[in-house]
Context: one part of a larger RNA
RNA sequence: CGUAGGAAAUUUGAGUGGAGCUGUCUUUAGUACGAGAGGACCGAGACGGACUGACCUCUAGUGUACCUGUUGUGGCGCCAGCUGCAUCGCAGGGUAGCUAUGUCGGGAAGGGAUAAGCGCUGAAAGCAUCUAAGCACGAAGCCCACCACGAGAUGAGAUUUCCCCUACGGGUCGUUCUAGAUGAGGACGUCGAUAGGCGGCAGGUGGAAGCAUGGCGACAUGUGCAGCCGAGCCGUACUAAUUACCCGUUAGA
Numbered sequence: 001c002g003u004a005g006g007a008a009a010u011u012u013g014a015g016u017g018g019a020g021c022u023g024u025c026u027u028u029a030g031u032a033c034g035a036g037a038g039g040a041c042c043g044a045g046a047c048g049g050a051c052u053g054a055c056c057u058c059u060a061g062u063g064u065a066c067c068u069g070u071u072g073u074g075g076c077g078c079c080a081g082c083u084g085c086a087u088c089g090c091a092g093g094g095u096a097g098c099u100a101u102g103u104c105g106g107g108a109a110g111g112g113a114u115a116a117g118c119g120c121u122g123a124a125a126g127c128a129u130c131u132a133a134g135c136a137c138g139a140a141g142c143c144c145a146c147c148a149c150g151a152g153a154u155g156a157g158a159u160u161u162c163c164c165c166u167a168c169g170g171g172u173c174g175u176u177c178u179a180g181a182u183g184a185g186g187a188c189g190u191c192g193a194u195a196g197g198c199g200g201c202a203g204g205u206g207g208a209a210g211c212a213u214g215g216c217g218a219c220a221u222g223u224g225c226a227g228c229c230g231a232g233c234c235g236u237a238c239u240a241a242u243u244a245c246c247c248g249u250u251a252g253a
Stems, first nucleotide, its partner, number of pairs: 001152001005163007015149004021049007033038001051106005059100004066093005071086006110144003117137001119135002164252001167249006173189005194240003197236005203229003210223005
């Protein structure tokens, strides 16, 4: 921009893509078969491999805005306590998120038409013959079925609701997100929990500073599962979402 008014929502499915794998064991059954040796079809069940989708409860990573220990050196006048730099200085852990090595799931079952093949009935050809008329079976393959997209399917489909002069819808702007390169998409804008802050909780670290006690001291213990704490959950208008402006539509050539 189109889909001959605009808007929102729900859909049909032309068509397109994906998936389609396979092993071992148990049982049927040491049965059928076979002199024996050996040893099934069919059916039922269990556990796997590879591949693949989603997710983060568990396990395991990452986690340079979390916590702790510690070395050298500079600074805060000194002590104490902090802090800068040194690969995040080094080291030990680790929330959310993102992940696999982790967890859960998938291939199925079923229907239709068939291939090779196996048949029924059956003539031409008094027989025979699966075929000539007719009929029944028969594949991991084909069509459907399963998963995803899908009306620019210009053949532009369908249904429901709302609106037309201050009404409906959208945009600008702002606070933002499990959304994102930017547009776009989702949530919210005081009739408010959208983000930050704050409070509580979860969770991480692992026992703060100060003081006291013991020790010459390094240090240990007590106060005290302390102090600190990113992204998580719940709550709370303290801060910021102010005010406002613009566009389409005039009942549809």
The part of an RNA shown here (large-subunit ribosomal RNA, domain VI) has 253 nucleotides and comes from a Rhodothermaceae bacterium. It was read from a public genome assembly. Taxonomically the source falls in Rhodothermaceae (Bacteria, Rhodothermota, Rhodothermia, Rhodothermales). The coordinates come from a structure-prediction model, not an experiment, and the mean pLDDT is 86.